A computed fold for a 129-nucleotide RNA from Qiania dongpingensis, annotated as FMN riboswitch aptamer (RFN element). Lineage of the source: Bacteria > Bacillati > Clostridia > Lachnospirales > Qiania. The RNAcentral record of the sequence draws on Rfam. Its mean pLDDT, the model's own confidence on a scale to 100, is 84.

């Protein structure tokens, strides 16, 4: 140093004004936000990947029912123009555009599953070449 194996921390941001209106942070004007690995240069919009929802499987609680866990699949949103430059849908100027399901007056931003689960990033112990 590099591989795998165990555990340990970490690991999502925003609604403030105004209008309507019996009621709306949900509707209208304005405003605000951007998980994580990758790319020839710094990405919410290129390339994957997660989260959430569906199916199949599979393991344990003797067996169904049912719960609680693995794993595999599917489903999953949005960018263009100058410009600099060897190289940028990424930087820089300009105009756009997107944002799960459940509740409530119609949510990316409230309030709930969620003290949750994750891509993943950090560190430790032994090991193995």
């Nucleotide at each position: 140093u590099a591989c795998g194996u165990u555990c340990u921390u970490c690991g999502g941001g925003g609604c403030g004004g105004g209008g309507u209106g019996u009621g709306a942070u949900u509707c209208c004007c304005c405003a605000c936000c951007g998980g994580c690995g990758g790319u020839g240069a710094c990405a919410g919009u290129c390339c994957g990947c997660g989260a959430c929802c569906u199916g199949c499987u599979u393991u344990g609680g003797u067996a169904u029912a049912u719960c609680a866990g693995g794993g595999c699949a599917g489903c999953u949103g949005a960018c263009c123009c100058g410009g600099u430059g060897a190289g940028a849908u990424u930087c820089c100027g300009g105009g756009a555009c997107c944002g799960a399901c459940a509740g409530u007056a119609u949510a990316g931003u409230c309030u709930g599953g969620a003290u949750g689960a994750g891509a993943g990033a950090a560190g430790a112990a032994g090991g193995u070449g």